[in-house]
Bacterial RNase P class A from an Acidimicrobiia bacterium, 360 nucleotides, folded computationally. The source organism's lineage runs through Bacteria, Bacillati, Actinomycetota and Acidimicrobiia. The coordinates come from a structure-prediction model, not an experiment, and the mean pLDDT is 77. Rfam family: Bacterial RNase P class A. Gene Ontology terms of the family: dimeric ribonuclease P complex, ribonuclease P activity and tRNA processing. Rfam classes the family as a ribozyme.
RNA sequence: CGAGUUCGCCAGACGGCCGCGGCCUUCGGGUCGAGGAAAGUCCGGACUCCACAGGGCAGGAUGCUGGGUAACUCCCAGGCGGGGCGACCCGACGGAAAGUGCAACAGAGAGCAGACCGCCGAUGGCCUUCAGGGAUCUCACACCCAGGGGGCACAGGUAAGGGUGAAACGGUGGUGUAAGAGACCACCAGCGUUCCGGGGAACCGGGACGGCUCGGCAAACCCCAUCCGGAGCAAGGUCGAGCAGGGACAGGGUGGCCCGCCCGCUACGUCCCGGGUAGACCGCGUGAGGCCGGCAGCAAUGUCGGUCCCAGAUAGAUGGCCGUCCACGACAGGAUCCGGCUUAUCGGUGAACUCGCAUA
Numbered sequence: 001c002g003a004g005u006u007c008g009c010c011a012g013a014c015g016g017c018c019g020c021g022g023c024c025u026u027c028g029g030g031u032c033g034a035g036g037a038a039a040g041u042c043c044g045g046a047c048u049c050c051a052c053a054g055g056g057c058a059g060g061a062u063g064c065u066g067g068g069u070a071a072c073u074c075c076c077a078g079g080c081g082g083g084g085c086g087a088c089c090c091g092a093c094g095g096a097a098a099g100u101g102c103a104a105c106a107g108a109g110a111g112c113a114g115a116c117c118g119c120c121g122a123u124g125g126c127c128u129u130c131a132g133g134g135a136u137c138u139c140a141c142a143c144c145c146a147g148g149g150g151g152c153a154c155a156g157g158u159a160a161g162g163g164u165g166a167a168a169c170g171g172u173g174g175u176g177u178a179a180g181a182g183a184c185c186a187c188c189a190g191c192g193u194u195c196c197g198g199g200g201a202a203c204c205g206g207g208a209c210g211g212c213u214c215g216g217c218a219a220a221c222c223c224c225a226u227c228c229g230g231a232g233c234a235a236g237g238u239c240g241a242g243c244a245g246g247g248a249c250a251g252g253g254u255g256g257c258c259c260g261c262c263c264g265c266u267a268c269g270u271c272c273c274g275g276g277u278a279g280a281c282c283g284c285g286u287g288a289g290g291c292c293g294g295c296a297g298c299a300a301u302g303u304c305g306g307u308c309c310c311a312g313a314u315a316g317a318u319g320g321c322c323g324u325c326c327a328c329g330a331c332a333g334g335a336u337c338c339g340g341c342u343u344a345u346c347g348g349u350g351a352a353c354u355c356g357c358a359u360a
Base pairs, nucleotide, nucleotide: 001356002355003354004353005352006351007350008349009348010347012325013324014323015322016321017320018319020033021032022031023030024029035331039342040341042340043339044338045337046336047232048231049230050229059228060227061226062225063224064078065077066076067075068074079093080091081090082089083088094223095222099221100220101217102216116162117161118158119157120156123155124154125152126151127150128149129148130147132145133144134143170188171187172186173185174184175183189213191210192209193208194207195206196205197204198203236282237281238280239279245273246272247271248270249269251268252266253265254264255263256262289308290307291306292305293304294303295302296301326329
């Protein structure tokens, strides 16, 4: 200098004038006033109401280990697997020898697999050739018996090699064989059992033994472990206005004789149908709060001290104009609140690191 990786930060600045919403006001004014995502509403909680003896079934979510947190499907650190030359990135990452199931196309064969080409054809079969033995009175042929050589590839053997596939029942070399094959052997990979060492754990390193290989998919059913009651601020409460009442229940209260049972009343309560209203107030912003610093921790985070008060509307407030400057300004705006995730975003900028080239 170029190309990248990770973690952050800013989100036009300053001044003047006129406006808008909240609060205060001595009525002059003062003061505060959107975001990193306020968004999607995808997770988790706070809060509120309803329900609830305990446990289970069903259903859903999550799924390496340890830690953090109010909690999480989030975050941090580590392990393992995959990708990248690397900084680094990605992973629903428990169980497939509990069971059920799935695998298009291609291919001979896809789950107690299979034989298309190829190889062999030892054994059996067929053809041929050579000579021998037996039998017939003798010889030859025919017949019977066993054999040597050559051939066919019919039965059959085989899974080395070719070919198909995402995947074909370990790999390399040798022994062996008719040809072959964990059939056997050596080494390697992997699996299981066990031992030693390291680590808090996931896991890692090493040794011995074993049968020689036991495939993939669980964001397929399923199994195992952990977690989960429901509805949501239009929650919920108070006041006011308005309307038309009816029904069910029998908890509360009360009467019938003191109690119980039973019977009745009430309409305090709950629910349903019908009718009416949609105004005000609370909830509603001091909070798992912001900033600065110390301490503990690798970190997430926790804790202590100091300091600050920082929107609260209900048709819903942040805008307009002017001046100066610059790199010429993106995505977008609260509506109960908070912690995350995800998505959108013109540009600018900080730190650490990686790779390549060049120079000293």